[in-house]
RNA sequence: GUAAAGUUUUGUUACGAGAUCCCCGCUUUCGCGAGGAUUUGGAGGAAAGUCCGAACACCAUAGUGCGGCAUAGUGGCUAACGGCCACCAACCGUGAGGUUAGGAAUAGUGCAACAGAAAGAAUGUACAGGUAAUGCUGUAGUGAAAUCAGGUAAACUCUAUGCGGUGCAAUGCCAUGUAGGUCAACUUUUAAGGGUGGCACGCCCAAUGUUGAUGGGUAGGCAGCUUAGAUAAAUGAUAAGGGUUACGCCCAGGCGUGAUACAGAAUUCGGCUUAUAGAUUCACUCAA
Numbered sequence: 001g002u003a004a005a006g007u008u009u010u011g012u013u014a015c016g017a018g019a020u021c022c023c024c025g026c027u028u029u030c031g032c033g034a035g036g037a038u039u040u041g042g043a044g045g046a047a048a049g050u051c052c053g054a055a056c057a058c059c060a061u062a063g064u065g066c067g068g069c070a071u072a073g074u075g076g077c078u079a080a081c082g083g084c085c086a087c088c089a090a091c092c093g094u095g096a097g098g099u100u101a102g103g104a105a106u107a108g109u110g111c112a113a114c115a116g117a118a119a120g121a122a123u124g125u126a127c128a129g130g131u132a133a134u135g136c137u138g139u140a141g142u143g144a145a146a147u148c149a150g151g152u153a154a155a156c157u158c159u160a161u162g163c164g165g166u167g168c169a170a171u172g173c174c175a176u177g178u179a180g181g182u183c184a185a186c187u188u189u190u191a192a193g194g195g196u197g198g199c200a201c202g203c204c205c206a207a208u209g210u211u212g213a214u215g216g217g218u219a220g221g222c223a224g225c226u227u228a229g230a231u232a233a234a235u236g237a238u239a240a241g242g243g244u245u246a247c248g249c250c251c252a253g254g255c256g257u258g259a260u261a262c263a264g265a266a267u268u269c270g271g272c273u274u275a276u277a278g279a280u281u282c283a284c285u286c287a288a
Stems, first nucleotide, its partner, number of pairs: 001282001003280001007242007015042001017040006024033003044262001048273002051271005056167004063201004068163005073087005088102001089100004103158002108156002110152002125140005171223004181214006193205004243260007
């Protein structure tokens, strides 16, 4: 550097779910809950973080421009990704290897403490050379940087490419119930208003409509939902043995004492990041 794992058996018993049967309670209704018998299953490589991508659902019927956000060497993989693989570059390491937010500094703006005379079309300390004159030229000194300079874009920005939003607490269905009440404004095809991630245009809804305020009723159940499928959220406890491993003793048969990690499903997948006792596989490097 890499790969796969990361405790197990039996008995008793507890919790939760499914199937069959019995049976009770609540309920006008949709339906729900409890008990008993038999029987079958019941948490991961990260389930964590919620950082990305997608499936799916709804807004909803498209778009254009601006703005905003994301990515950034080359090539490939993938449904897609800001992911992965290979190569290149820069840097680190004796090395095996590792890290990288890796396009552009003459399109423009900004930033650089202290030290130093002075940090940019700025400045003149010391010494030397030179001129009609001028820091005109050179060296030294300070500093990361002292030539109208270079550095810096995980600074603003520019370039190239890409991008609807909200999310299973999405959403769909059923029953019950009330006051589909009252007031106000605007409008009735040349539409006031509302919706479409932000803004503008466009588009859509709307025949009596829309919007605002106020007031009343309801908060139940089912589906979504799963070879575990809970819903305040279960998957445990105990007894007796095993496995792996460390140390000590013993004399190679074993005995004793310890340890056995990180941790816990909630729509489902593909990634990334983080945590992890003790051991194992394969390849390579260095030292003796």